Source information: This is a predicted structure of a 351-nucleotide part of an RNA (small-subunit ribosomal RNA, central domain) from a metagenome. The full RNA is in RNAcentral, with records from SILVA. Rfam family: Bacterial small subunit ribosomal RNA. The prediction has a mean pLDDT of 89.
[in-house]
Context: one part of a larger RNA
RNA sequence: CUGGGCGUAAAGAGCACGUAGGUGGUCAUAUUAGUCAAGUGUGAAAUCCCUCAGCUCAACUGAGGAACUGCGCUUGAAACUGUAUGACUAGAGUACAGGAGAGGAAAGUGGAAUUCCCAAUGUAGCGGUGGAAUGCGUAGAUAUUGGGAGGAACACCAGUGGCGAAGGCGUCUUUCUGGACUGACACUGACACUGAGGUGCGAAAGCUAGGGGAGCAAACGGGAUUAGAUACCCCGGUAGUCCUAGCCGUAAACGAUGGGCACUAGGUGUGGGAGGCAAUUGGUCCCUUCCGUGCCGAAGUUAACGCAUUAAGUGCCCCGCCUGUGUAGUACGUUCGCAAGAAUGAAACUC
Numbered sequence: 001c002u003g004g005g006c007g008u009a010a011a012g013a014g015c016a017c018g019u020a021g022g023u024g025g026u027c028a029u030a031u032u033a034g035u036c037a038a039g040u041g042u043g044a045a046a047u048c049c050c051u052c053a054g055c056u057c058a059a060c061u062g063a064g065g066a067a068c069u070g071c072g073c074u075u076g077a078a079a080c081u082g083u084a085u086g087a088c089u090a091g092a093g094u095a096c097a098g099g100a101g102a103g104g105a106a107a108g109u110g111g112a113a114u115u116c117c118c119a120a121u122g123u124a125g126c127g128g129u130g131g132a133a134u135g136c137g138u139a140g141a142u143a144u145u146g147g148g149a150g151g152a153a154c155a156c157c158a159g160u161g162g163c164g165a166a167g168g169c170g171u172c173u174u175u176c177u178g179g180a181c182u183g184a185c186a187c188u189g190a191c192a193c194u195g196a197g198g199u200g201c202g203a204a205a206g207c208u209a210g211g212g213g214a215g216c217a218a219a220c221g222g223g224a225u226u227a228g229a230u231a232c233c234c235c236g237g238u239a240g241u242c243c244u245a246g247c248c249g250u251a252a253a254c255g256a257u258g259g260g261c262a263c264u265a266g267g268u269g270u271g272g273g274a275g276g277c278a279a280u281u282g283g284u285c286c287c288u289u290c291c292g293u294g295c296c297g298a299a300g301u302u303a304a305c306g307c308a309u310u311a312a313g314u315g316c317c318c319c320g321c322c323u324g325u326g327u328a329g330u331a332c333g334u335u336c337g338c339a340a341g342a343a344u345g346a347a348a349c350u351c
Base pairs, nucleotide, nucleotide: 003323004322005321006320007305008304012319014201015200016199017198021194022193023192025088026087027086028085029084030083031082033081034080035077036076037075038074039073040072041071042070049065050064051063052062053061054060091191092188093187094186096183097182098181103177104176105175106174107173108172110154115149116148117147118146119145120144121143125136126135162169163168206247207246208245209244210243211242215241216240220236221235222234223233258318259317260316261315262314263313266296267295268294269293270292271291272290273289274288275287276286300307301306324351326349333344334343335342336341
């Protein structure tokens, strides 16, 4: 020396699948690779350490011992790890029976509303604001009624409700399709967990090509406000927002909390199942149990805030990441990208 950490101080990759690797359930037998014990050989000398001795002491030097914690060989042990064989079912999975869901993709579909067009009624205002003005309107607006066009989004239901790995998903119908949950236990028999690289998915904005364009609206124009007003407010308005195909690969991609397994008081809501007593045959109440999602809280933990069976508690396995501030997520190089840029990622100097 064998480190401490990652909700908010620096630090969990945006998310998943999965290669290598690491880790891995129960029983039996064998083996002895790891492991352990004994013996033996070697581990040069010097150095270090101990004891003694020689220079008047010391440094220094000499002698003896110990040590050199290592490696090889022989013999032995067989609990654990490994390996081999056989077996098992509690992990994992398949099949069966169910019910739930905005999970995904495609094709259709409905009504309300905004805008525009046509027609009718009707007349001088409308609109907007803190107040105004720009703007629209006698070429007939606003308002009301009827008809039509087109695009986008789906009020109520709607719920710290549901589903999804995350991003995310909400009218309704059909087709195709993924996952989870519960119950019985039929089957396989450790087939598992994690996962460097890798691969895929990944809001919004942005980019390329072709469509589409109602509303909204960066940029832009105008009106106000103001000392100014490159803003906040108002009138307009183009990209964009929408669709198809491709790219980009980033977000306060957040639970600012990686994944898996096990254990550790409770109370109270809510969503999806299963079982049961009573009650009742309409609904419902109560109890038990599994899965999810909230709130409050014991022990414990935390710097505190807080977390607390959905842990930030107690343990094990695997991965990622941090190591004073600024410079800086910058420079350089490389990879990717049409570009925008993304990924990787310093130092001098500074306090």